[in-house]
RNA sequence: AGAGUAUAGCUCAGUGGUAGAGCACAUGCCUAGUAUACAUGUGGUCCUGGGUUCGAUUCCCAGUACCUCUA
Numbered sequence: 001a002g003a004g005u006a007u008a009g010c011u012c013a014g015u016g017g018u019a020g021a022g023c024a025c026a027u028g029c030c031u032a033g034u035a036u037a038c039a040u041g042u043g044g045u046c047c048u049g050g051g052u053u054c055g056a057u058u059c060c061c062a063g064u065a066c067c068u069c070u071a
Base pairs, nucleotide, nucleotide: 001070002069003068004067005065006064009023010022011021012020017054025041026040027039028038047063048062049061050060051059
């Protein structure tokens, strides 16, 4: 200097119409007890600011980073 990434505590989907999964966590059930299994639930200003749009996590611009890659 160029390119990419940024979404739940962690790993990741999603894609213009108010966001999901797995793991983790809590409660219940089960057990002599623990674990497993099962059921339910909690948890998100979708990196920040602006623009376009009836509507933006999604499109455009700029910025940020004790992120990644290339030179």
Molecule: transfer RNA
Organism: Camelus ferus